[in-house]
Context: one part of a larger RNA
Molecule: large-subunit ribosomal RNA, domain IV
Organism: marine metagenome
RNA sequence: UGGCAUUGAAGGAACUCGGCAAAAUGCCCCCGUAACUUCGGGAGAAGGGGGCCCUGUUCCCGGGCAACCAGGAACAGGGGGCACAGACCAGGGGGUGGCGACUGUUUAUUAAAAACAUAGGUCUCUGCGAAGCUGCAAGGCGACGUAUAGGGACUGACGCCUGCCCGGUGCCGGAAGGUUAAGGGGAUGGGUGCAAGCCUUGAACUGAAGCCCCGGUAAACGGCGGCCGUAACUAUAACGGUCCUAAGGUAGCGAAAUUCCUUGUCGGGUAAGUUCCGACCCGCACGAAUGGCGUAACGACUUCCCCACUGUCUCCAAUGCCAACUCA
Numbered sequence: 001u002g003g004c005a006u007u008g009a010a011g012g013a014a015c016u017c018g019g020c021a022a023a024a025u026g027c028c029c030c031c032g033u034a035a036c037u038u039c040g041g042g043a044g045a046a047g048g049g050g051g052c053c054c055u056g057u058u059c060c061c062g063g064g065c066a067a068c069c070a071g072g073a074a075c076a077g078g079g080g081g082c083a084c085a086g087a088c089c090a091g092g093g094g095g096u097g098g099c100g101a102c103u104g105u106u107u108a109u110u111a112a113a114a115a116c117a118u119a120g121g122u123c124u125c126u127g128c129g130a131a132g133c134u135g136c137a138a139g140g141c142g143a144c145g146u147a148u149a150g151g152g153a154c155u156g157a158c159g160c161c162u163g164c165c166c167g168g169u170g171c172c173g174g175a176a177g178g179u180u181a182a183g184g185g186g187a188u189g190g191g192u193g194c195a196a197g198c199c200u201u202g203a204a205c206u207g208a209a210g211c212c213c214c215g216g217u218a219a220a221c222g223g224c225g226g227c228c229g230u231a232a233c234u235a236u237a238a239c240g241g242u243c244c245u246a247a248g249g250u251a252g253c254g255a256a257a258u259u260c261c262u263u264g265u266c267g268g269g270u271a272a273g274u275u276c277c278g279a280c281c282c283g284c285a286c287g288a289a290u291g292g293c294g295u296a297a298c299g300a301c302u303u304c305c306c307c308a309c310u311g312u313c314u315c316c317a318a319u320g321c322c323a324a325c326u327c328a
Stems, first nucleotide, its partner, number of pairs: 001323008010314002014312001019309001027051005036041001038157001052079009062069002080084001092307004097302002099299002104116002120155007132141003158294004163224003168221002170217005177212003183206002189200004225243005252286001253283001264280005
C1' cells in the first nucleotide's frame, strides 16, 4: 500500500448518473390495518405489544383397563441477566407516475426488458383425395380431425370504444366491350416444273388467362389540407369567403418512452427542483386492432418523493487475517 472482515464521535445521502455498496428489517403469538378494487384482492399492508427460568390454578388434546406417561393453552405470583425468536438461520417499509394485463419466454458466452409469448378479439382461406406444408414421385403431415375443425395474418386480459377516405396499390366479383399468344383459317404473291404437282409467302376471320374496363372491399397496404376576413377595449373567432382533395383527424389523450423552439407557462413538492406530479394546448411531428383511452392485481422493468437505516459521504480512523514491502 492492497484485499477480505469487524468497529466507530457528531451528522445522516451532504456521496453518486442513481442509496451502487453496506446498514437496517427478519421467527412465532396477540392486537390492529388505508386508498383503490375485476370483491378474489390490496394484507405479512402500515403500526403496536409479548416471547427466558421457577411455582401455582384452570382447561384442551394423544396413548393406556388402570396406575400413569407425553403434548399444548390461558391466568396469577415469583426469579436472574447488558441482552430471553440471546448463536446460526431469517421480509426494510410507504407514496406517486410510465410501460406491459397476469404466470411464463429470450440474445448458451456484455442486453431478462416496456422485447417475444399469452388467454381474448377480428379478418381471411379451406366442403374433405380440404386448404396449407413436404417430396421428382409414390407417399407423408394436416387428421384416424371435418367449419364449435384446420391453415394464414393482425391485435393482445378486462372496461369504454374503434370515426372519415376505395383516387393509388392489393384482394374479391363481373356471360358485355377493347387488347392479346400458340393454334385454327386460308385470300394473295413467289420458286420450280410441259403438266400433275412439290416447296414457299401468308391477308381477313377465329382464338384463353392476363391487362384495360365496371363494381365491391380499410380489424386489406395505406391516407386523413391551405389561404383570407369577421364580434361595441383589446384579444380570440362560434360565423363567412376562396382554392385544392379520394377524404381532410371524430372520440379520447396531449411539452407525452412522441415537444424542435424548451429548463414552454401556471400550480404542487424543496431553503433552493433542466428531473418528478397536476394542469394548460401554440400536437416542429398523438390518435383509434402498425389499435385509442382507462384499469385492480402482478414486475430481479423504469421515474420521482418520504420514513427507517447506515463509513455512500463530511473525513477518515482503529483492529484482526492474508498479500506486497524491508531485514534476517